[in-house]
RNA sequence: GAGUUGACCGGGUGGCCGCGGCAGUGCUUGCACUGUCGAGGAAAGUCGGGACUCCAUAGGGCAGGGUGCUGACGCGAGUCAGGACGCGGCGACGUGUCGGAACAGGGCAACAGAAAACAGACCGCCGAUGGCCGAAAGGCACAGGCAAGGGUGCAACGGUGCGGUAAGAGCGCACCAGCGUUCGGGGCGACCCGGGCGGCUAGGUAACCCCCACUCGGAGCAAGGUCGAAACGAGGAGGCUGGCCCGGCUACUCCUCAGGUGGACCGCAAAGAUGGAUGGCCACACAGCCGGUAGGCCGCAAGGCCCCGGUGGACAGAAUCCCGCUUACAGGUCGACUC
Numbered sequence: 001g002a003g004u005u006g007a008c009c010g011g012g013u014g015g016c017c018g019c020g021g022c023a024g025u026g027c028u029u030g031c032a033c034u035g036u037c038g039a040g041g042a043a044a045g046u047c048g049g050g051a052c053u054c055c056a057u058a059g060g061g062c063a064g065g066g067u068g069c070u071g072a073c074g075c076g077a078g079u080c081a082g083g084a085c086g087c088g089g090c091g092a093c094g095u096g097u098c099g100g101a102a103c104a105g106g107g108c109a110a111c112a113g114a115a116a117a118c119a120g121a122c123c124g125c126c127g128a129u130g131g132c133c134g135a136a137a138g139g140c141a142c143a144g145g146c147a148a149g150g151g152u153g154c155a156a157c158g159g160u161g162c163g164g165u166a167a168g169a170g171c172g173c174a175c176c177a178g179c180g181u182u183c184g185g186g187g188c189g190a191c192c193c194g195g196g197c198g199g200c201u202a203g204g205u206a207a208c209c210c211c212c213a214c215u216c217g218g219a220g221c222a223a224g225g226u227c228g229a230a231a232c233g234a235g236g237a238g239g240c241u242g243g244c245c246c247g248g249c250u251a252c253u254c255c256u257c258a259g260g261u262g263g264a265c266c267g268c269a270a271a272g273a274u275g276g277a278u279g280g281c282c283a284c285a286c287a288g289c290c291g292g293u294a295g296g297c298c299g300c301a302a303g304g305c306c307c308c309g310g311u312g313g314a315c316a317g318a319a320u321c322c323c324g325c326u327u328a329c330a331g332g333u334c335g336a337c338u339c
Stems, first nucleotide, its partner, number of pairs: 001339009012284006019038009040315001044326002047324005052220004064216005069082005083098006099211002105209002107205002122150002124146003129143002131140003158176006177201001179198008224266004233257006239249003286313001288311005295306004
């Protein structure tokens, strides 16, 4: 100098004016004064989990959904640390994936290609053996053999070399990769390091079904609760009918009751809600940025510092509360690390 990463701050001081809640005092009872409290790291997205509330719910099973490497912490969501396999970076580091040796079972694979799962002769190689021709050497490429080479594909049933063969092939051998198994060592563990043996080779997909383990009711503060007008309704009394009683009537008056609409309060907080207060102006310094006539210091210079003038502070705005995740964010501070 260029970067990586973690944590934090995210405007300061003073004055004036203003807004909302609560308490007190005063009176003109809805105003004044005094005191006090008044946004964030994300208040945002409303994505997870919980508190709280109502509804549903004996118990068990089936069906269905979700999650899925390891350890610690946490009620949980999740956080921190670590592991394996990729990708990017010289590096610090960033980022993606994660149960099942897909050896429990079933299924699936476009296009291309001859052939796509215990595969496959399109081009190709061979034709030892058998066949035909030939006296023979040999020829034909008929039976047949071959996965070495070409070509297609994300993928063609290990790679390189030597031997071998008619040509070939793990057919044999050496080394390498991979798989299984076993032994030793390290780690709480996922897993890591090293040695031996084995047949030489086993493809992909579980975000298709499936299997295993754990787990899972629904709606949300417009939840919900308390009090309760008007109107409607029920009952009673008055009233009307009637000579009186029973019965009947209900336009009117009064009383009682039920239900719980408009509404009020609670839920609800040392901000709080009610269509929603938490703000504005001025002054002073400050980081940063821009410019510089003159002046001072350093430097060979580019330029830097002092000084002067201007500009100047992001994303954003609670609505029941808490925890987490994600997203937005000018600028600044501190720590660790890399090239």

This is a predicted structure of a 339-nucleotide RNA (Bacterial RNase P class A) from a soil metagenome. The prediction has a mean pLDDT of 78. It matches the Rfam family "Bacterial RNase P class A". Its family is annotated with dimeric ribonuclease P complex, ribonuclease P activity and tRNA processing in the Gene Ontology. Rfam classes the family as a ribozyme.